[in-house]
């Protein structure tokens, strides 16, 4: 230098080109409880940025960024 795979809440991850991007733990708040854990309820929170295709993109294209393999 090149070729090839990844990138979604704080974490693990779902989503046939179509509904408000869904859902586990975590988190905050209320219930319960002497008081704390368990439980249960509700709430916040996310498509790496940019551009382009499309009626319509997390999804397809092209660029760049980070990470990860394998070849010089």
């Nucleotide at each position: 230098g090149c070729a090839c795979c990844c990138g979604u809440a704080g974490u693990u991850u779902a989503a046939u080109g179509g509904a408000u991007a869904g859902a586990a733990c975590a988190u905050g708040a209320g219930a319960u409880u002497c008081c704390g854990g368990u439980u249960c309820u509700c709430a916040a929170g996310a498509u790496a940025g940019g551009g382009g295709u499309u009626c319509g993109a997390c999804u397809c294209c092209c660029u760049u960024c980070g990470g990860g393999u394998g070849c010089g």